This is a predicted structure of a 354-nucleotide part of an RNA (large-subunit ribosomal RNA, domain IV) from a Bacteroidia bacterium. Its Rfam family is "Bacterial large subunit ribosomal RNA". Rfam links the family to the GO terms structural constituent of ribosome and ribosome. Model confidence (mean pLDDT): 89 of 100. The full RNA is in RNAcentral, with records from ENA.

[in-house]
Context: one part of a larger RNA
């Protein structure tokens, strides 16, 4: 140089993507402890104060219990208790050291935001997470030899020794408030008058063959053999309703107030209906470092707000929420060799020599 360790003046986050690493905090026992809240927590919040060893109260309290005494349900029974044994904690004095949880094991803390409610699961070997699950909420589908699965369209077996408060499915994700408008298009579900259709049924026509007939050209019964209309023939599709916590969808132009801006408000095209509550520069915002405001001397981040939402929206749910998180961004107290800027020490390579 390099790995483990260890110490440091002043500073103390000035390093860095970022306090990542490392310092700080740690035990016990008292004291106090805020917003918020689902009343449970949030709390070990935060923040402080004592800890050792003699001595005295005091061998005290208190636990055990021979001896003894009580109860009665009788027994290896309860119950009281002095001797003995065991022993705190407090109160006051005293004392040593630099230091008493003398060493070792042993929480740093707050504040504000996003996201998930939580404890739990996950990419065995580069992702623990906001991802999956979850209770609670919906819709659907099954009536039992269910419904779905497994298997070979099977036997048989699972669901289930259940039975609709039960079981499959899909969607959502505690809770609190709530969950608008569209059924035109696709799916489902219901209808059954009508169109519109298939094996199958029917057999009309026409064809081949062949008795007969004709001088011939040809006609041609019946039988066979082929063709095979019109007619009858379900679901399903069209039709006719219903359904969005089924798939999915929720508009443009233009004018208008007695400053100005801006349109409560009018007009006009189109649409199945034109996005409502609530949120909004958001894990979403391109223009963007939008504009204000705060925090910093200084803030492309973060917090609150404004809405103009390129291109948020209400169960691929919206919006808030105490609690919780090895989650993610802003800041702030402490503490630090992370950094000014490096410096010494110990060990282990690395080197140099046997």
């Nucleotide at each position: 140089c390099u790995c483990u360790g260890g110490u440091c003046a002043a500073g103390g986050a000035a390093c860095u993507a970022g306090g990542c690493a490392a310092a700080u905090u740690g035990c016990c026992a008292c004291c106090g402890u805020a917003a918020c809240u689902u009343c449970g927590g949030a709390a070990g919040a935060a923040g402080g104060u004592g800890g050792g060893c003699c001595c005295a109260g005091c061998g005290u309290a208190c636990g055990u219990c021979a001896a003894g005494g009580g109860a009665c349900u009788u027994g290896c029974u309860c119950c009281c208790g002095u001797a003995g044994c065991g022993g705190a904690a407090c109160u006051g004095g005293g004392u040593c050291g630099c230091a008493g949880a003398g060493a070792a094991u042993a929480g740093g803390c707050g504040g504000u935001a996003g996201c998930g409610a939580c404890u739990g699961u996950u990419u065995a070997c580069c992702a623990a997470a906001a991802a999956c699950a979850c209770a609670g909420g919906a819709c659907u589908c099954u009536g039992c030899a269910a419904a779905c699965g497994c298997g070979a369209c099977a036997a048989g077996c699972g669901g289930a020794u259940g039975u609709a408060u039960a079981g499959g499915g899909u969607c959502u994700g505690a809770c609190g408030c709530c969950u608008g408008c569209c059924c035109g298009g696709u799916g489902c579900c219901g209808g059954a008058a009508g169109g519109u259709u298939a094996a199958g049924g029917g057999g009309a026509u026409c064809c081949g063959u062949c008795a007969g007939c004709g001088c011939a050209a040809g006609c041609g019964a019946a039988g066979c053999g082929g063709u095979g209309a019109g007619c009858c023939g379900a679901a399903g599709c069209c039709c006719c309703g219903g359904u969005a916590a089924a798939c999915g969808g929720c508009g443009g132009c233009c004018g208008u107030a007695a400053c100005u801006a801006u349109a409560a408000c009018g007009g006009u095209c189109c649409u199945a209906a034109g996005g409502u509550a609530g949120c909004g520069a958001a894990a979403u915002u391109c223009c963007u470092u939008g504009u204000c405001g705060g925090g910093u001397a200084a803030g492309u981040u973060c917090c609150g707000a404004c809405c103009u939402g390129c291109a948020c929206g209400a169960a691929a749910g919206g919006c808030g929420u105490a609690a919780c998180g090895a989650c993610u961004g802003c800041c702030g107290c402490g503490c630090u060799g992370u950094c000014u800027c490096g410096a010494c020490c110990a060990g282990g390579g690395a080197c140099u020599c046997a």